[in-house]
Context: one part of a larger RNA
RNA sequence: CUGGGCGUAAAGCGCGUGCAGGCGGUUUGGAAAGUUGGAUGUGAAAGCUCCUGGCUCAACUGGGAGAGGUCGUUCAAAACUUCCAGACUUGAGAGUGGUAGAGGGAGGUGGAAUUCCGGGUGUAGUGGUGAAAUGCGUAGAUAUCCGGAGGAACACCAGUGGCGAAAGCGGCCUCCUGGACCACUUCUGACGCUCAGACGCGAAAGCUAGGGUAGCAAACGGGAUUAGAGACCCCGGUAGUCCUAGCUGUAAACGAUGUAGACUAGGCGUCGGCGGUUUAAUCACCGUCGGUGUCCAAGCUAACGCGAUAAGUCUGCCGCCUGAGGACUACGGCCGCAAGGCUAAAACUC
Numbered sequence: 001c002u003g004g005g006c007g008u009a010a011a012g013c014g015c016g017u018g019c020a021g022g023c024g025g026u027u028u029g030g031a032a033a034g035u036u037g038g039a040u041g042u043g044a045a046a047g048c049u050c051c052u053g054g055c056u057c058a059a060c061u062g063g064g065a066g067a068g069g070u071c072g073u074u075c076a077a078a079a080c081u082u083c084c085a086g087a088c089u090u091g092a093g094a095g096u097g098g099u100a101g102a103g104g105g106a107g108g109u110g111g112a113a114u115u116c117c118g119g120g121u122g123u124a125g126u127g128g129u130g131a132a133a134u135g136c137g138u139a140g141a142u143a144u145c146c147g148g149a150g151g152a153a154c155a156c157c158a159g160u161g162g163c164g165a166a167a168g169c170g171g172c173c174u175c176c177u178g179g180a181c182c183a184c185u186u187c188u189g190a191c192g193c194u195c196a197g198a199c200g201c202g203a204a205a206g207c208u209a210g211g212g213u214a215g216c217a218a219a220c221g222g223g224a225u226u227a228g229a230g231a232c233c234c235c236g237g238u239a240g241u242c243c244u245a246g247c248u249g250u251a252a253a254c255g256a257u258g259u260a261g262a263c264u265a266g267g268c269g270u271c272g273g274c275g276g277u278u279u280a281a282u283c284a285c286c287g288u289c290g291g292u293g294u295c296c297a298a299g300c301u302a303a304c305g306c307g308a309u310a311a312g313u314c315u316g317c318c319g320c321c322u323g324a325g326g327a328c329u330a331c332g333g334c335c336g337c338a339a340g341g342c343u344a345a346a347a348c349u350c
Base pairs, nucleotide, nucleotide: 003322004321005320006319007304008303012318014201015200016199017198021194022193023192025088026087027086028085029084030083031082033081034080035077036076037075038074039073040072041071042069048066049065050064051063052062053061054060091191092188093187094186095184096183097182098181099180103177104176105175106174107173108172109171110154115149116148117147118146119145120144121143125136126135162169163168206247207246208245209244210243211242215241216240220236221235222234223233258317259316260315261314262313263312266295267294268293269292270291271290272289273288274287275286276285277284299306300305323350324349325348332343333342334341335340
């Protein structure tokens, strides 16, 4: 290299949109590029295979035959691929009528709680811990009642519930807006799948500018613990956490499982729809489509386990792996304000 693989051994890009490329449903006719067959030309010598000869054998070497090609020309075939023309409806999309939802953006608004401020009552403690101390408090704290301010988050409902491509999304109301599902089978008629590069989205932390700051809290200060304590525990506390605009582009970004399609026993639960049986109407039951769980048949797997939401049986396309360390590194390039990110070796060692 041919290969073999990628849930946990090395290996699925964090997620999407999508150009080129690759691949592509049913059917009729045509063309004949791929494909297949015949003919013919050529495929030097040496080499290779077979036959045969020469050195005493062999290597070596002479002679003969054959094989050897993404090759040229020509004739023919038309199943498959391709191309051209036409048709179809099951893939895909549209339409009509419904449904559920923390899907996204903007504005408004509500109550509980913490903290702070003002006032009342009230007096010596409070707070904290394993035990303490630092801290707070007679300048009146803690506790309790009333009033006010402000920021952040939304108890119960709440659910292996829902929505979203992923990141993620949870008080209530209004506006704008994306997607999904079901029924009808009305329309278009393969319009599709995947996707190198590209483009967009992308938790937290971090960065720039401006605001905001109740609680929490890296750093920092103090009290403890301890041999020491740079920690765990306690008292404080600044960035930050929040908002606006921009940057960063990472994660155990996980289902550690790429995406699309087809096929292959079942049982139980749950969410959204539709149809039927039943009912006065629900409920319930049966069927069916879409999601989300769980247990298992066959099968697969090194085992664990997976098992119609496959890790089973297959197909298309993309990404990735190839002993461990060195190394999610160096150098170079590209990106970034920086932090750093992406791409990515070698010597050497085992």